[in-house]
């Protein structure tokens, strides 16, 4: 950068939860248990159908009124719910020539006569009840019979017209059958038949309308026919018979889920999700079945039966169905009142009044939603107090905020007024009118409700919260906490300075709400139709052939299916959009329009697709002529090698490896030769070659066979492309049967290696490797790139043809292949690039985060191994690609360094010194810890230092400043106590100004205020320092390249100590580093000449620059010169290199120093210092005494001294440099063996002094020994410093005389005036544990072939799974905990189907005995069937001893598989 998932910001909700809450309007309110329901209500009405009975008024006639019963209509509407149902259930459009329709409208006609019952009432009986039975009597608009009757119905028969078919329509004829009801207030209301309309219902069809193929076959009334039955009606709807069909990959069947729609939410849209409220349809009414009545039901508040449940009961029997409105219980995160009214709207009945109406209209509860309003407005700076912060007494912020002044009064409160919604019906009056009816006036009726609304009153009065503030994402500080407590949507915060937790102050957002949770859409182009991909990120099937399907060349014709256009119908209303209107606005409501992207019909168009016919040749194929090849298959043949056998020659080893061993061999191996046999593979040719669809194919010859290419004509005439399923082929390994078996070689055995080595290496060796036949069907089966077609710049190489040529060579804008490079273009990039990964088209296959997992289950295939198909739970916030910069590699190249090598000397062994660790201790103060701590901080621990320990003291404190009070001194001296510090006390006793009081200065004491801390954090810091490294690197500006990270420059070729310089170059320049400039040193010149010097001159001394003098030399210290590869030669373009070059004191940086880039190590230091924060304040501060830092079984580092003769000892003699010195260095003299002491003088230093340099030289001695080496240790005696040498100093003398005879593994320094060796000085310091550190000079080497190796470093390149960067990353088993899941004997449960048995109610069918005059009924029988039962099978789920793997989990075990050549390159398939 790209891929890809996860997550967030938006909108929404019938929501819920938390905190909070002033008002109003509008709408909404069991999403769960279609769970169970107490109580009340939700469907009645009609006396103008009927009789009987009662009550009231009345003297009566009569009137009014009531409930039950018969009868009529209604109860099939309205209201509820979403169980079931994947279906003509729903939506939409058609159809019914296959239908019905009460009430309503309209048209026409009719209503004559008769009959028998029954409820009620009355009597009797049974029962607990519910209820029922018997007898007598009675009415109707209840029931029955007769008459009349057609445009009705049935049968039959003409004519005409129409239709897609069955058929339909119009108009005739004949025969048969069938009606009625009355009431009345006299207005009217009803009744019957037939037609038409309207409304409603029923039926059929096209299209649309979930998921699963791990559901592929289903179906017997099944599909069709004939006949019959049944229905309002068609139909296997039902029955009998006949035929064997019907459905299905365009997904039948099965399983799971679901009421459908208008619409709703979201979205730019396409879509996706949903189907609360409102509206349409469907289904259901405790579960199931059934019919009756009726116009309509198989009926929520009807019936019968079965079942479950509940209730009553006198135990004999009965009753019931809130998914109506309220309400209750239960369930649940969760959803309201057992309210008012029929005033309006609507419904039922009625002539009407009216009655009924939990429909409806209202009210109540709920911030659950949408909308609106308010909680005040203006002024007001002492920028108040207070809070918070702070750089701290100054400021910032809350903040014009408050107070205060002025103003307003919505809302709330109180008072007063006060609607619209009401118009009808009805009653009365009036007008018009033929009838019907219409109109006007008046009267009657409001649940809501004294509500909305209006007016008035007073008064800022009555009214603000919630979430958030690390990034995404608007908003920051303090305190607390300290990987705790906690937060978290994702990333992630929290381990002592948390903008992330909790609180506070401040801020941000929204606001009567705000957050959280859940769910949906969006963002997500993350399923991609709009609008994605498949070389390497997930993804091309292993390859072909080919079925269905999809797509398909040129010209012309037909049709008009797709397509396009016009018109008509429909697309309910509501919703959405828009215009307008009504509530003060809005939400909300009303009206108009548009839209509803759809379906149907019809009329046209015909370019394209399709269809029909014809034709063409360029796609495709065929023929012909050539040509090519490891194409396939069968047979035959060949030589080399290998192995074995035989024979021969021949003798001691062979073989093998990093090195070995196992193995073979004196019973003759190996080697050599000859012969023989066996099996397998085919050197050279041989290649980026060729062939094949892929797998794959290689000695030679022949047979059979397939294919490609080219050439030229000819033939067919689109015959083509792709290809789900299917079929075929398909490396190796593997399997079966039978052969074969030389080599090689899983397994296995042995030998090595190793910590181990079930490996890598070696010696053997069986399956297998080979053949035939049959399976398996997988590979990193790869070009990780599907097939086909067309188009799009070039160059080169190569294979096979063709053309060209007499031949060869050149040559062709020729065809087909195979490769490399490159352009446009493409691509995330790497790269691809006429053999595309470019531009397009067609078809197929495949992908959708990682893991779990190519696993489980199921199915298919297989002899097995196994293959194909192929999930989920759970878990993670990534996994993966390409490229970049680094780092790293037991990768490569180049180069450097005392890095190795070559040398010299050490360390490691001894004794001692010193530091550290450890241990010890009251304390052994603290820090430093690989290189880069350990003779380091410390350049001086006896006290002090000192920070530690023990003990004794002080508390504004040991020091300083300021203010107040007090005193007059302070210093000094003394006393007591004490270890001291300290405490207590005594003595002595100021100055200036002023008369004095007093003031000032100074000192003491005291009070107050700023203390103090070597306490913590070097991981909060500054400063300083170490290290890589005095390595040559590290960067920038502009430009250029790249989507970008970044690159280029800085790489390359040379050269250098160097990114030093040169050349080249898309770079050109620049900075920090390198070098130079600075200092010391080596040579010379010049100037100067004391304290230094002394050549010549002079004086003097035992002697000495001692003196005069000199300015030459040395020296001192100022200024200059000098070195630049400048010159010569050779090499080189240059830079530069080389030379025993010249010259020169010095030669290629002359030697040394100072000087340390960007950065790394959270390196070191809070105990040098400074400093944030934290902690401490009668102590973690301060003073004092003593002790400790010096301990000592031990281990390590750094040193000193040695082990000796290149030496030790004695005597004598010589030569430095650089430093120090007044509380100092001290000549010289004396004493002492000496350390030193006592005197004494010089020097504030080129003057005097420390001071003797030592190694070295000369002579003498020692003679190889634990010594005349070595000096530790110890004893004794001293000296010096210091208040004081016990713990714990140094030195001197005498005595003592330890270890040690050159040091294991290992390891360090050094390249020239260096190493080695020798002494001298200084800092610190009273003294000194100094053998340390820092300097100085003297003597003065050896070696470097070289860069293979070790270590470190630099540059380029390569690989990478690393980036905390190899001390990296990371795999698997085992052990532990947790989680989900597979298998599993068994156990439990669900749904469905089939078989058999049984079978209620009920319809239908049958029927001699009983009833009835009869019609008919009862009863009985039969079919079907809800339900019940029996047995078995399949299927789904739960659970389960045990068992399998999987996932997850800061610090478990074992190894080291992978990433670098990962130390045996890795990986794929297969087997062990």
């Nucleotide at each position: 950068c790209a891929u890809g998932g996860c997550u967030c910001a938006g909108g929404a909700u019938g929501a819920a939860c938390g905190c909070u809450a002033g008002c109003g309007g509008c709408a909404g309110g069991c999403u769960u248990a279609a769970c169970a329901c107490a109580u009340g209500c939700a469907a009645g009405u009609c006396g103008a159908g009927g009789g009987a009975c009662g009550u009231c008024a009345g003297c009566a006639a009569u009137g009014a009124u009531g409930g039950a019963c018969c009868g009529g209509c209604a109860a099939a509407c309205g209201g509820g719910u979403g169980c079931g149902g994947a279906a003509c259930a729903c939506g939409u459009a058609c159809a019914g020539a296959a239908u019905c329709u009460a009430c309503c409208u309209u048209u026409a006609u009719c209503a004559g006569g008769g009959g028998g019952a029954u409820a009620g009432c009355c009597c009797g009986g049974u029962g607990a009840a519910a209820a029922c039975c018997g007898g007598a009597u009675u009415a109707a608009u209840a029931c029955c019979c007769c008459a009349u009757a057609a445009u009705a119905u049935a049968u039959u028969u003409g004519a005409c017209u129409g239709g897609c078919a069955u058929c339909a329509g119009u108009u005739g004829g004949a025969u048969a059958u069938u009606a009625a009801a009355g009431a009345u207030c006299c207005g009217u209301c009803g009744g019957a038949u037939a037609g038409a309309g309207a409304u409603g219902a029923c039926u059929g069809u096209g299209c649309g309308u979930a998921c699963u193929a791990u559901u592929a076959g289903g179906u017997a009334g099944u599909u069709g026919g004939u006949a019959g039955g049944g229905u309002a009606a068609c139909g296997g709807c039902c029955u009998a018979c006949c035929a064997a069909g019907c459905c299905g990959a365009c997904g039948a069947u099965a399983g799971u889920u679901a009421g459908c729609u208008g619409g709703u939410g979201u979205g730019a849209g396409a879509g996706c999700a949903c189907g609360a409220c409102c509206a349409g349809c469907c289904a259901c009414a405790c579960g199931g079945g059934c019919a009756c009545u009726g116009a309509g039901a198989c009926a929520c508040g009807g019936g019968c039966c079965c079942g479950a449940c509940u209730c009553c009961u006198a135990c004999g029997g009965g009753a019931g169905g809130c998914a109506g409105c309220a309400g209750u219980g239960a369930g649940g995160a969760a959803u309201a009142u057992u309210g008012g009214u029929c005033a309006a709207u609507g419904g039922g009945c009625g002539c009407a009044a009216g009655c009924c109406u939990g429909a409806a209209c209202c009210a109540g509860c709920c911030a659950g939603g949408c909308c609106g309003c308010g909680u005040g407005a203006a002024g007001g700076a002492u920028g108040a107090a207070g809070g918070c912060g702070u750089u701290c007494u100054g400021c910032g912020u809350c903040g014009u905020a408050a107070a205060c002044u002025u103003c307003u009064u919505u809302u709330a409160u109180c008072u007063g007024g006060g609607a619209a919604g009401a118009a009808a019906c009805c009653u009365g009056c009036c007008u018009u009118u033929u009838c019907u009816a219409a109109g006007g006036c008046a009267g009657c009726c409001g649940a809501c409700g004294g509500u909305a609304c209006c007016a008035g009153a007073g008064g800022a009065a009555u009214a603000a919260g919630c979430a958030c503030c690390g990034g995404c994402u608007a908003a920051c500080u303090c305190c607390g906490u300290g990987c705790c407590a906690g937060c978290a949507g994702c990333c992630g915060c929290g381990g002592u300075a948390a903008u992330a937790c909790g609180g506070a102050g401040g801020g941000u957002g929204c606001g009567a709400g705000c957050g959280u949770u859940a769910u949906c859409c969006g963002g997500a182009u993350u399923u991609a139709c709009u609008g994605g991909g498949u070389u390497u990120a997930a993804a091309g099937g292993g390859u072909g052939u080919g079925u269905a399907g999809g797509c398909g060349g040129g010209c012309u014709u037909u049709u008009a299916a797709g397509u396009c256009a016009g018109u008509g119908g429909u697309g309910a209303a509501a919703u959405c959009u828009u215009c307008g209107g009504g509530c003060u606005c809005a939400a909300c409501c009303c009206g108009g329009a548009a839209a509803c992207u759809g379906c149907c019909a019809u009329u046209g168009a015909u370019a394209c697709u399709a269809u029909u016919g014809g034709u063409c040749u360029u796609g495709a194929a065929u023929a012909c002529u050539g040509u090519g090849g490891a194409g396939g298959u069968g047979a035959g043949c060949g030589g080399a090698a290998u192995g074995u056998g035989u024979c021969a020659u021949g003798u001691a080893g062979c073989g093998g490896u990093g090195a070995a061993a196992u193995g073979c061999a004196u019973a003759g191996a190996g080697a050599u030769g000859a012969c023989a046999c066996a099996g397998a593979a085919c050197a050279c040719c041989g290649a980026u070659u060729g062939c094949g669809a892929a797998g794959g194919c290689a000695g030679c010859u022949c047979g059979c066979u397939a294919c490609g290419c080219a050439g030229u004509u000819a033939u067919u005439g689109a015959c083509g492309c792709u290809g789900a399923g299917g079929c075929a082929c398909g490396a190796a390994a593997g399997c079966g049967u039978g052969g074969g078996g030389a080599u090689c070689a899983a397994a296995c055995a042995g030998g090595a290696u190793u910590a181990g080595a079930u490996a890598c290496c070696c010696u053997g060796g069986u399956a297998g490797u080979c053949c035939a036949c049959g399976c398996c069907c997988u590979a990193a089966a790869c070009g990780a790139u599907g097939a086909u077609u067309a188009c799009u710049c070039g160059a080169c190489a190569u294979u096979g043809g063709c053309a060209a040529u007499a031949a060869g060579a050149c040559c062709g804008a020729u065809c087909a292949g195979u490769g490399u490079c490159u352009g446009a273009g493409c691509g995330a990039a790497a790269g691809c690039a006429u053999u595309a990964a470019g531009u397009a088209a067609u078809c197929c296959a495949c992908c959708u985060g990682g893991g779990a997992a190519g696993u489980a289950c199921g199915u298919c295939c297989g002899c097995a191994a196994g293959g194909a198909u192929g999930a989920a739970a759970c878990u993670c916030a990534a996994a993966g690609g390409a490229a970049u910069u680094g780092a790293c590699g037991g990768g490569g190249g180049u180069c450097c360094g005392c890095a190795c090598a070559a040398g010299c000397g050490g360390u490691g062994g001894a004794g001692c010194a010193u530091g550290u660790g450890g241990u010890u201790u009251a304390a052994u103060u603290c820090g430093a810890u690989g290189a880069u701590a350990c003779g380091c901080g410390a350049g001086g621990a006896a006290c002090c230092u000192u920070a530690c320990c023990u003990g004794g003291g002080c508390u504004a404190g040991a020091a300083u400043g300021c203010g107040g009070u007090u005193u007059g001194a302070c210093c000094g001296u003394c006393u007591g106590u004490g270890a001291a510090a300290g405490c207590a006390g005594a003595u002595u006793u100021u100055a200036u100004a002023g008369c004095a009081a007093u003031a000032u200065a100074c000192g003491g004491a005291u009070c107050g205020u700023a203390a103090g801390g070597u306490g913590c954090u070097g991981c909060a810091u500054g400063g300083c320092u170490g290290u890589c490294g005095u390595c040559a690197g590290c960067u920038c500006g502009u430009g250029c390249c790249g989507u970008g990270a970044g690159g280029u420059g800085u790489u390359g070729g040379g050269u250098u100590a160097a990114g030093u310089c040169c050349c080249g170059c898309a770079a050109c320049g620049a900075g920090c580093g390198c070098a130079a400039c600075c200092c010391c040193u080596a040579u010379c010149u010049u100037c100067a000449g004391u304290u230094g010097c002394c050549a010549g001159c002079a004086c003097g001394u035992c002697a000495u620059g001692g003196u005069g003098g000199g300015a030459a030399c040395u020296c001192u210290g100022g200024a200059g010169a000098a070195a630049c590869u400048g010159c010569c030669g050779c090499c080189g373009u240059a830079a530069g290199g080389c030379g025993u070059g010249a010259g020169g004191a010095a030669g290629g940086a002359g030697g040394g120093g100072a000087u340390g880039a960007u950065g790394u190590c959270a390196a070191g230091u809070c105990a040098u210092c400074a400093u944030g924060g934290c902690c401490u304040u009668u102590a973690u501060g301060c003073c004092c005494a003593g002790g400790g830092c010096u301990a000592c079984a031990c281990a390590c580092g750094u040193g000193c001294u040695a082990c000796a003769a290149u030496g030790g000892g004695g005597a004598g003699g010589a030569c430095a440099a650089a430093g120090g010195g007044c509380u100092g260095c001290u000549a010289c003299c004396u004493g002492g063996u000496a350390a030193c002491a006592g005197g004494a003088u010089g020097c504030u230093a080129a003057u005097c002094u420390c001071a003797a340099a030592a190694a070295c030289c000369u002579c003498c001695u020692c003679u190889c020994a634990g010594u005349u080496c070595g000096g530790a240790u110890u004893g004794a005696g001293g000296u010096c410093u210091g208040c004081a040498a016990c713990u714990c100093g140094a030195c001197c003398u005498c005595a003592u005389g330890a270890a040690g005879c050159u040091g294991g593994a290992a390891u360090c320094g050094c390249u020239a005036g260096u190493a080695a060796u020798c002494g001298c000085g200084c800092a610190u310091c009273a003294g000194c544990a100094a053998u340390g550190g820092c300097g100085c000079g003297g003597u003065g080497a050896a070696u470097a072939c070289g860069u293979u190796c070790c270590c470190g470093g630099a540059c380029c390149u390569u690989g990478u799974a690393c980036a905390c960067a190899c001390c990296g990353c990371c795999c698997g088993u085992c052990a532990a905990g947790c989680c989900a899941u597979g298998g599993a004997a068994g156990c439990c449960g669900g749904g469905g189907a089939g078989a058999c048995c049984u079978g209620a109610a009920g319809u239908c069918g049958g029927u001699a005995a009983c009833c009835g005059c009869a019609a008919g009924g009862a009863g009985c029988c039969g079919c079907c069937u809800a339900g019940g039962g029996u047995a078995g099978a399949a299927u789904c789920g739960g659970u389960a001893a045990c068992u399998g793997g999987g996932g997850c989990u800061a610090a478990g075990u074992c190894g080291u598989a992978a990433c670098a050549a990962g130390g045996u390159a890795a990986c794929c398939g297969u087997a062990a």
The RNA shown here (small-subunit ribosomal RNA) has 1472 nucleotides and comes from an uncultured Bacteroidota bacterium. RNAcentral holds the sequence, with entries from ENA and SILVA. Model confidence (mean pLDDT): 84 of 100. It matches the Rfam family "Bacterial small subunit ribosomal RNA". Gene Ontology terms of the family: structural constituent of ribosome and ribosome.